[in-house]
Context: one part of a larger RNA
Molecule: small-subunit ribosomal RNA, central domain
Organism: Candidatus Omnitrophus fodinae SCGC AAA011-A17
RNA sequence: CUGGGUGUAAAGGGCACGUAGGCGGUUCGGAAAGUCGGAUGUGAAAUCCUAUGGCUUAACCAUAGAAUGGCAUCCGAAACUUCCGGGCUAGAGUGUGGGAGAGGAAGAUGGAAUUCCCGGUGUAAGGGUGAAAUCUGUAGAUAUCGGGAGGAACACCAGUGGCGAAGGCGAUCUUCUGGCCCAUUACUGACGCUCAGUGUGCGAAAGCAGGGGGAGCAAACGGGAUUAGAUACCCCGGUAGUCCCUGCCGUAAACUAUGGACACUAGGUGUCGGUUGCGUUCAUACGCAGUCGGUGCCGUAGCUAACGCAGUAAGUGUCCCACCUGGGGAGUACAGUCGCAAGGCUGAAACUC
Numbered sequence: 001c002u003g004g005g006u007g008u009a010a011a012g013g014g015c016a017c018g019u020a021g022g023c024g025g026u027u028c029g030g031a032a033a034g035u036c037g038g039a040u041g042u043g044a045a046a047u048c049c050u051a052u053g054g055c056u057u058a059a060c061c062a063u064a065g066a067a068u069g070g071c072a073u074c075c076g077a078a079a080c081u082u083c084c085g086g087g088c089u090a091g092a093g094u095g096u097g098g099g100a101g102a103g104g105a106a107g108a109u110g111g112a113a114u115u116c117c118c119g120g121u122g123u124a125a126g127g128g129u130g131a132a133a134u135c136u137g138u139a140g141a142u143a144u145c146g147g148g149a150g151g152a153a154c155a156c157c158a159g160u161g162g163c164g165a166a167g168g169c170g171a172u173c174u175u176c177u178g179g180c181c182c183a184u185u186a187c188u189g190a191c192g193c194u195c196a197g198u199g200u201g202c203g204a205a206a207g208c209a210g211g212g213g214g215a216g217c218a219a220a221c222g223g224g225a226u227u228a229g230a231u232a233c234c235c236c237g238g239u240a241g242u243c244c245c246u247g248c249c250g251u252a253a254a255c256u257a258u259g260g261a262c263a264c265u266a267g268g269u270g271u272c273g274g275u276u277g278c279g280u281u282c283a284u285a286c287g288c289a290g291u292c293g294g295u296g297c298c299g300u301a302g303c304u305a306a307c308g309c310a311g312u313a314a315g316u317g318u319c320c321c322a323c324c325u326g327g328g329g330a331g332u333a334c335a336g337u338c339g340c341a342a343g344g345c346u347g348a349a350a351c352u353c
Stems, first nucleotide, its partner, number of pairs: 003325004007307002012321001014202004019197001021194003025088007033081002035077008049065006091191001092188003095184005103177007110154001115149007125136002162169002207248006216242002221237004259320006267298014302309002326353003335346004
């Protein structure tokens, strides 16, 4: 470079925004860069190929022709791509009217429970385990009642449920705020899709820096057991941490191990949010049928090595990006870059099978 691939064999970037670039709806007119046709020139000779001829033949040689990725100029064509101009509304967006939601940020508030403190009742145990012991308790524990402090998390509702780009989001209320869906079809008129390098932002947990906080839990650590040993599993304690603010880190089985967009391709069934019609109902609401959007299951064709996927595709196509190319060495070394550090990103080779 070309090809074949990327759910599980190697391979989808953690996610998004977006630059360059690539690709791009419908119609009319024009141009003619790509494209197509013709002509001319050029594409040295030798070689190769064809024909004929010359050395007795062949090799070899000669003559003629053909061939020569192509390139240039001129003339022409206009379907497609492109460019320019005009139009359109099916893509995209806006408006109007509704709707659901643990989407995000800040503040305030609440109850249950654990722990601790104070007081009352009360007495000898409690706790823990396979069994124990360490441990707590006559300086009054455990239990129970009343009061108080403080931190963290929000039972039921809760669902195969909802929202978010992903990470993720779950008590209640208020304020600010992002996105989505449906109906309407009023407006704009292709304004679109994807997105390298680089850029920017977000990004669980753990970890780091400074400051606060600290109830429970709990790496490390101490003790008790178990055991041949027990640097563990079990038990009693317990510090970082877990929580808050500010700033870093930038990773993950960041998983649907499945990149994004658009279109097309049997059905069936559940559920969530709209909406239309019909029926029931005082109404809320409910039922049936249709329709749009989400989320599950089953399944046809098709696909697949199989498992399985199957309108939420891993089917059939188009566009763009990322990535893979035998195992180990190795996500290592070196270099660069980012980071306070831990380390991250980029990422080999020798050698070996």